[in-house]
RNA sequence: CGGGGCGUAGCUCAGUUUGGUAGAGCGUUCGGUUCGGGACCGAAAGGUCGCACGUUCAAAUCGUGUCGCCCCGA
Numbered sequence: 001c002g003g004g005g006c007g008u009a010g011c012u013c014a015g016u017u018u019g020g021u022a023g024a025g026c027g028u029u030c031g032g033u034u035c036g037g038g039a040c041c042g043a044a045a046g047g048u049c050g051c052a053c054g055u056u057c058a059a060a061u062c063g064u065g066u067c068g069c070c071c072c073g074a
Base pairs, nucleotide, nucleotide: 001073002072003071004070005069006068007067010026011025012024013023020057028044029043030042031041032040050066051065052064053063054062
């Protein structure tokens, strides 16, 4: 320098195929259960979907650029 993959909740990831309300598990908080804790059960909070611009009635999803990490090639 060229090519490819990944980036979504505190953590690990799904969702992109086919654009149409942003999700799961773990964790956190509250409640139940218990003498108390753990386990179990219920509920809640938590997100500018790496960033910017564009396309569209509508973008995590499509296009362009860019940043970080990883892999391959030179």
A computed fold for a 74-nucleotide RNA from Aneurinibacillus sp., annotated as transfer RNA. The prediction has a mean pLDDT of 82. Taxonomically the source falls in Aneurinibacillus (Bacteria, Bacillati, Bacilli, Caryophanales). Rfam family: tRNA. Rfam classes the family as a transfer RNA.